Predicted 3D model of a 100-nucleotide RNA (Bacterial small signal recognition particle RNA) from a Coprothermobacterota bacterium. Model confidence (mean pLDDT): 78 of 100. The sequence was found by an Rfam model in a public genome assembly. Rfam family: Bacterial small signal recognition particle RNA. From the family's description: The signal recognition particle (SRP) is a universally conserved ribonucleoprotein involved in the co-translational targeting of proteins to membranes. Gene Ontology terms of the family: signal recognition particle, plasma membrane targeting and SRP-dependent cotranslational protein targeting to membrane, signal sequence recognition. The source organism's lineage runs through Bacteria, Pseudomonadati and Coprothermobacterota.
RNA sequence: CGCAGGGUCCUGCGCAGCGAAGCCCUGCAAAUUCCGCCAGGUCCGGGAGGAAGCAACGGUAAGCAGAUCGUUUCGGGUGCCGUGGGACAGCCUUGCGGGA
Repeated sequence: CGCAGGGUCCUGCGCAGCGAAGCCCUGCAAAUUCCGCCAGGUCCGGGAGGAAGCAACGGUAAGCAGAUCGUUUCGGGUGCCGUGGGACAGCCUUGCGGGA
């Protein structure tokens, strides 16, 4: 110097990761006009018994708070990652050949 390959460049997909939101988990949460159970008391009854039902207790809902695993969705100038396609101006690198 030449030829070929790879990287750097563009792009699709995948994977990982980051951020946000939702689900899951835990706790709080109904004073009333959520549900259950309903002491006391009230009402009906001659009685047996029955009815409604306050407080308390329990459950659950809208909602609030919390933490780290998991999961779903969205987003990106995230990535010495994998893979496919494209580009070939320049740079780096590998192999082969030639010259100095």